[in-house]
Description: A computed fold for a 332-nucleotide part of an RNA from a groundwater metagenome, annotated as large-subunit ribosomal RNA, domain IV. The coordinates come from a structure-prediction model, not an experiment, and the mean pLDDT is 86. It matches the Rfam family "Bacterial large subunit ribosomal RNA". Gene Ontology terms of the family: ribosome and structural constituent of ribosome.
Context: one part of a larger RNA
RNA sequence: CCCUCGUUAAGGAACUCGGCAAAAAAGCGUCCGUAAGCUCGCAAUAAGGGCUUCCUCCGGCCUCGCAAGAGGUCAAGGAGGACGCAGCGCAUGUAUCUCUGGCGACUGUUUAACAAAAACACAGGUUCCUGCUAACUCGUAAGAGGAUGUAUAGGAGCUGACGCCUGGCCAGUGUCGGAACGUUAAUCUUCCCGGUGAAAGCUGGGAAGCUAAGCGCCGAUGAACGCCGGCCGUAACUAUAACGGUCCUAUGGUAGCGAAAUUCCUUGGCACGUAAGUUGUGUCCCGCACGAAUGGCGUCACGACUGGAGAACUGUCUCAACGAGGGACCCG
Numbered sequence: 001c002c003c004u005c006g007u008u009a010a011g012g013a014a015c016u017c018g019g020c021a022a023a024a025a026a027g028c029g030u031c032c033g034u035a036a037g038c039u040c041g042c043a044a045u046a047a048g049g050g051c052u053u054c055c056u057c058c059g060g061c062c063u064c065g066c067a068a069g070a071g072g073u074c075a076a077g078g079a080g081g082a083c084g085c086a087g088c089g090c091a092u093g094u095a096u097c098u099c100u101g102g103c104g105a106c107u108g109u110u111u112a113a114c115a116a117a118a119a120c121a122c123a124g125g126u127u128c129c130u131g132c133u134a135a136c137u138c139g140u141a142a143g144a145g146g147a148u149g150u151a152u153a154g155g156a157g158c159u160g161a162c163g164c165c166u167g168g169c170c171a172g173u174g175u176c177g178g179a180a181c182g183u184u185a186a187u188c189u190u191c192c193c194g195g196u197g198a199a200a201g202c203u204g205g206g207a208a209g210c211u212a213a214g215c216g217c218c219g220a221u222g223a224a225c226g227c228c229g230g231c232c233g234u235a236a237c238u239a240u241a242a243c244g245g246u247c248c249u250a251u252g253g254u255a256g257c258g259a260a261a262u263u264c265c266u267u268g269g270c271a272c273g274u275a276a277g278u279u280g281u282g283u284c285c286c287g288c289a290c291g292a293a294u295g296g297c298g299u300c301a302c303g304a305c306u307g308g309a310g311a312a313c314u315g316u317c318u319c320a321a322c323g324a325g326g327g328a329c330c331c332g
Base pairs, nucleotide, nucleotide: 001327002326003325004324005323006322007321008320010318011317014316019313027052029051030050031049032048037042039161053082054081055080056079057078058077059074060073061072062071063070064069083087096311097310098309099308100307101306102305103303104302108120109119124159125158126157127156128155129154130153136145137144138143162298163297164296165295167228168227169226172225173224174221175220176219177218178217181216182215183214188209189208190207191206192205193204194203195202196201229247230246231245232244233243256290257287268284269283270282271281272280
């Protein structure tokens, strides 16, 4: 010096990205007590307190007895006493707690060996396909699964408990529908021209007609892929603009939320919290570039998730010291 431990004056998070690590708390004992919120189940062992050992007596229960009483027994209860700093006295083992945001409802699942999460799944919601030799999947096929199931079933996609809701646009793309019309291949039909041949024919070229899906065309469709404007002016202070004009568009973002896991400018403005706060909470809205099942906004409970604050506690620190064991070092 390193590793693993133990103790520490005064202070007590000043450490640090961050209380990481450590410390503290500690009993499914018993009695009391327990808030907001809430889906009335919870939250909750919330939080926060008291008791706890030993001795004696009372007392309770059982048996015997007419009774007095005797014997046995001890979970809870009552009274008095004993000892100690301390009574779940040791040991083993064994929750720190509170307040407040974000995300995900929840229990689950995951990157075997750097990621456990806000990712996946989920019950629930919704759309599409499928009438059974089902759709769909595997296989060249036979065949198999689906399913010894039958639309309250099966497959596929999206969303993701619950509550309140889910706005506008079908121009583009996709999907679905449309007995007409246009376009359109080979084939087929008819005709024309050339070569050759006596001819039949063979062969080369051309034209017209009939004709499928598809495409065009017409329509529907968003919990289909998606998209959801600009400029100018205007009110009796100013400012602002309910209002008006104009251009473009398929329609110009509704409710709700909003400096947000989204805000560049930005440490936005104000308030709270601190002596001091680029973090945090509330509010405002000027949303660079939220927004409604690529779901929007809330939400009890839950979380080895993530942000902020506090109590307790401490060698994390001010600032280091001492001790123990094992290494390091020496001999072998």